[in-house]
RNA sequence: AACUCUCACGAGCCGCUGGCAGGAGCGGGGGAACCACUUUCGGCGUCGCGACCUCGGUCGGGACGCCUUGGGGUGAAGCCGGAACGGUCCUCGGACCGCGACGGCCGGGCAACCUCAGCCCGAACCCGACAGCUCACCUCGUAGGCAUCUGAGAGGUCCA
Numbered sequence: 001a002a003c004u005c006u007c008a009c010g011a012g013c014c015g016c017u018g019g020c021a022g023g024a025g026c027g028g029g030g031g032a033a034c035c036a037c038u039u040u041c042g043g044c045g046u047c048g049c050g051a052c053c054u055c056g057g058u059c060g061g062g063a064c065g066c067c068u069u070g071g072g073g074u075g076a077a078g079c080c081g082g083a084a085c086g087g088u089c090c091u092c093g094g095a096c097c098g099c100g101a102c103g104g105c106c107g108g109g110c111a112a113c114c115u116c117a118g119c120c121c122g123a124a125c126c127c128g129a130c131a132g133c134u135c136a137c138c139u140c141g142u143a144g145g146c147a148u149c150u151g152a153g154a155g156g157u158c159c160a
Base pairs, nucleotide, nucleotide: 004024005023006022012020013019014018025142026141027140028139029138030137035132042067043066044065045064046063047062049060050059051058052057070130071127072126073125074124078105079104080103081102085098086097087096088095089094106122107121108120109119110118114153115152116151117150
């Protein structure tokens, strides 16, 4: 941290002290009404359709595939301000953009919970133009990584 248990007496499979499927438990996503929001429109390629046409083409929309800048998901992993520096414009006063040392707020951890102090963390991955909430319903996961416990107070439980 959702990360656990079971897997048989008679009950699926295997490589059979165990494991897989399944089941239970726990967790996540999609999904009406009501409510909320109407801040929408992306890029590339292939295929085929319709309309117009000066027969060169133009416009429209559909299917499939790929991509990620819009949007969304898991997760604590977010929101601001930003010196210096660089670029563009300019009425030479400045404006805008990029990067960004640092700083603030906020979130998570340090072995039940709370307070104070101290010390750390604020990643990564996924969906693929698309999803608000959401009954029924559908569907997915059940991993992984560390440590030998920072101190004090209050307080709880158990034992004597």
A computed fold for a 160-nucleotide RNA from Phycicoccus jejuensis, annotated as c-di-AMP riboswitch aptamer (ydaO/yuaA leader). The model forms 90% of the base pairs in the Rfam consensus. It was read from a public genome assembly, where an Rfam model found it. Model confidence (mean pLDDT): 77 of 100.